[in-house]
Order: sequence, then structure tokens, then C1' cells
RNA sequence: GAUAGAGGUGCGGGAUUCAAGAGUAUCAGGGGAUCAUAGCUGAACCGCUGUUUCCUGAGAAAGGGGAUUUCGCCGAAGGGCUUUUUGCCGGUUCAGGCAUAAGGUUCUGGGACGACGCAGAAUAUGCGGCGUACUGUCACGUAUGUGGAGCGCUAUC
Repeated sequence: GAUAGAGGUGCGGGAUUCAAGAGUAUCAGGGGAUCAUAGCUGAACCGCUGUUUCCUGAGAAAGGGGAUUUCGCCGAAGGGCUUUUUGCCGGUUCAGGCAUAAGGUUCUGGGACGACGCAGAAUAUGCGGCGUACUGUCACGUAUGUGGAGCGCUAUC
């Protein structure tokens, strides 16, 4: 260097289904308040719409998640920073936010649990480093044990 493998509540994608989102947004009817330095992410210009609240009726979806199943896998994969692509936030320009794909760089062996932080409608869940024990692996040690990181480990060539 090549090929083949191992870790286990292992990783990722798809499908089905369920809850939540939510009796919310929105639409229809009715009542009230209000006329502006109003609303549509911010600024400029333009465009569109009155705005807001209560009652009645109808009533979603997305992002996020659980379960089942299936496929692909074992840097599986995930995160941070950065550059660019595409989409959405009424149009254009600039800025910002969210999502998305590709490149560069960097961090994390793995899952669990805990407090914290961030995201989230959330007590769901996700992400982050930290802590705890566990687990696979290698190194050191007679041993209890200690330490390292996947750029690792095992087998074959």
C1' cells in the first nucleotide's frame, strides 16, 4: 500500500403508520375597536393589503419525533468554521435568517446516563463539549490498574 473483517441499545437512507404540531395557520359568517410613524424579515424604491380583537362554523401543512419494516453500511456517520450553488422569506438591489448541495479545513472510537448550553411549540427529539460507569481496541504493567485514539485495530498478501 491492497484486500477481507470486528465493535453493538452500532451508523445512515427509504417506505408505512402513529402522536404532537393544533382546534393553531387559514377560510366563511357575525359583533367590537382603530385610520397610523400600519402590515408583508431589515434598508431604499416599487407593488399588494385596511389593521386588530372577540364569537360561531369549517379546519390543514411543514420542519422536528416515536414505532414497525426495508435497503445500504462499520469514518459507519455526525458536528464546528469557511467558500460557493439552489430554494423560501411579495418584486428589484444590498443585508439578514432558514433550508439545500458541492469544495476546503478541523473535531469526535462506540452507544448509555447526568448536569449545562444551543436548536425546538415541546416535559418529545437533535446537536455540542464536559463528567460518570460500561464497551471494543491497542500500548505499558506480574497484577489491581493506567494511558492513547478510528490517520486506530485484526487477518491475509